């Protein structure tokens, strides 16, 4: 220098173009003599900038970061 791939909550991961979910973690309540376990509820995220579209996490282009390969 070229190509491929990934980027979603604190962490690990889902999500046919139409309300962004799951598990653990965090907070509150219930349960218990206390803790743990258990039950109920809650907060919290689509890497960034454009384009297409009635509508984009999803499709397209660019940027950034990581990983892999080629030279």
């Nucleotide at each position: 220098g070229c190509g491929a791939u990934a980027c979603u909550a604190g962490u690990a991961c889902a999500a046919u173009g139409g309300u962004a979910g799951u598990a653990c973690g965090c907070c509150g309540c219930c349960u218990u003599g206390c803790c743990a376990a258990g039950g109920c509820g809650g907060a919290g995220a689509c890497a960034c900038g454009g384009g297409u579209u009635c509508g984009a996490u999803u499709c397209c282009c660019g940027u950034g970061u990581g990983u892999c390969g080629c030279u």
Molecule: transfer RNA
Organism: Patescibacteria group bacterium